[in-house]
Formats: sequence, structure tokens, C1' cells
RNA sequence: AAUUGAUAAAGGCAAACCUGUUGAAAAGCAGGGACGCAAAAUCAAGGGUCUAAAGCCGCAAGGCUAUGACAGCCGGUUGCCAAA
Repeated sequence: AAUUGAUAAAGGCAAACCUGUUGAAAAGCAGGGACGCAAAAUCAAGGGUCUAAAGCCGCAAGGCUAUGACAGCCGGUUGCCAAA
């Protein structure tokens, strides 16, 4: 350095849900709270997923579409410790 995460050590993050708030929504932020996570750190100009305000189509019901969002979906990049 690579690989691996059995055994530790020091720690870290925080799902659902509740409250408040932003947003058309998806979802985000803050507080509480822990389902879990060896990357649950980071990256939206790789893939995939979600939403549909505006716009377009439709008699209507509704449909199409990110410029919006998701990294705790895969993936890229980086990091702590240890060595069965």
C1' cells in the first nucleotide's frame, strides 16, 4: 500500500414517528426519538427512483414532461481502527 471487517478500542451517524417551519408536491431544515449503518462521510455532469407547480395533450376523467428532489437505491471519490 492492497485486501478483509472475525475480535476489540476510541468514537460517529440517525430510520419510522411527533412538533415547528420551507415547498405546488416530492422532499428539506431544526428539536425530540432510535430502525439500523464499517463508510448511513461526500458527489446529482454515471445509472436508477420520486414529484408534476408551470407548460403541452384531452369534452372530461386524466396523461406527458424536470428546470424540482432522493446519496439510508446502485455507483464514483475520500476516511478511523484492527489483522483472525